[in-house]
Context: one part of a larger RNA
């Protein structure tokens, strides 16, 4: 390469817009580039096949068809693709009406706890732990009262919830921003899907400048345990953990399951909405679970939220280790990222 794969064996990119490519609704006309057919020209000889012939066979070798599956050019053909015109509206979008939500920035405000200050109460312990220790404490801790700071989460509601592309979002309140989802009506009229580079967004953890520090706490100290304890327990405790601003680009970034579309047996629950409407129950449409039936799957399971059955584009995988390493390159302030071998070796 060609097959055949990607939940859990090797494999879906971390998400999301998106240029080129690659695919693309229904009708009715031109064109004929693809595609088909017919007919002519070429396709050299040798090689090859078929038949016949010549050396005593045969290798050879020599006439003759044939084929050379292709090109070019002519004449049609017109179902599919292409291409161009027009048309529709059911895919897509937008506008009008409502709705629902920790979706996102940026602002204000609230208590509850913790810690510290200060002032009163009150006195001997307090704290921790299997069990002590270290530590704190008569310089008056612990506990309690007031009364003040400071920072950082946001108790209950709460959920088996709900939003968001992913990461991820949770006191209250007001602002601006984005997006889903009903309902009919209008409206454009194919405006679609994916998507290599590309560009953006991306948990925690780290990194730079300033701030900021109340907890909690990688390092470090110190007490325990232990044969040792560079550890688990316990006392402290830097960076960090908060905020700006700029990097970084990772992760089990897991649903370990890429995106959109269409088809295809039941049942049960929930959230949003329309419908109906005191309620209950029941239908529609979008989401989000649970359980099964055919299918599928090695199984385990999956099952209209496919891991069914089809269509399309992207990604990726190819025995283990060596090794996500080496070298290059490229990004990055650094840590490192990304791209990514062989050699040996089982």
């Nucleotide at each position: 390469u060609u097959g055949g794969g990607u939940u859990u064996a090797a494999a879906g990119g971390g998400u999301g817009c998106g240029c080129a490519g690659g695919c693309g609704g229904g009708c009715c006309g031109g064109u004929a580039a693809g595609u088909c057919a017919g007919c002519g020209g070429u396709g050299a000889a040798a090689u090859g096949u078929c038949g016949g012939g010549g050396c005593u066979c045969a290798a050879c070798c020599c006439c003759g068809g044939c084929a050379g599956u292709g090109c070019c050019g002519u004449u049609g053909a017109u179902a599919c693709u292409g291409u161009u015109g027009g048309u529709c509206u059911u895919g897509a979008g937008u506008g009008c009406g409502g709705u629902g939500a920790a979706g996102g920035c940026a602002g204000g405000c609230g208590g509850a706890a913790u810690g510290c200050a200060g002032c009163g109460u009150g006195u001997a312990g307090c704290g921790g732990u299997g069990a002590a220790a270290u530590g704190c404490a008569u310089a008056g801790a612990u506990a309690u009262g007031c009364c003040a700071c400071a920072g950082a989460a946001c108790u209950c509601c709460g959920a088996u919830a709900g939003c968001g592309a992913a990461g991820g979002c949770a006191g209250c309140u007001c602002g601006c921003c984005a997006g889903g989802c009903c309902u009919g009506c209008a409206u454009u009229g194919a405006c679609g899907c994916u998507c290599a580079g590309g560009c953006a967004c991306g948990a925690a953890a780290g990194c730079g400048u300033g701030g900021g520090g109340a907890u909690c706490g990688a390092a470090c100290a110190g007490g325990a345990u232990u044969a040792g304890a560079u550890a688990c327990c316990c006392u402290g405790g830097u960076a960090g953990u908060c905020c700006a601003c700029g990097c970084c680009g990772u992760a089990a970034a897991c649903g370990a399951u890429g995106g959109a579309c269409g088809c295809u047996c039941g049942u049960u629950g929930u959230c949003g909405g329309c419908g109906g409407c005191a309620c209950c129950c029941g239908g529609c449409c979008g989401g989000c679970g649970g359980c099964c039936a055919a299918g599928c799957g090695a199984a385990a399971g999956u099952g209209a939220u496919a891991a069914g059955c089809g269509u399309c584009c992207c990604a990726c995988c190819u025995g283990g280790g060596g090794a996500g390493u080496a070298c290059g390159g490229u990004c990055g302030c650094a840590g490192g990222g990304c791209u990514g071998a062989a050699a040996c070796u089982c």
Model confidence (mean pLDDT): 87 of 100. A computed fold for a 346-nucleotide part of an RNA from an uncultured bacterium, annotated as small-subunit ribosomal RNA, central domain.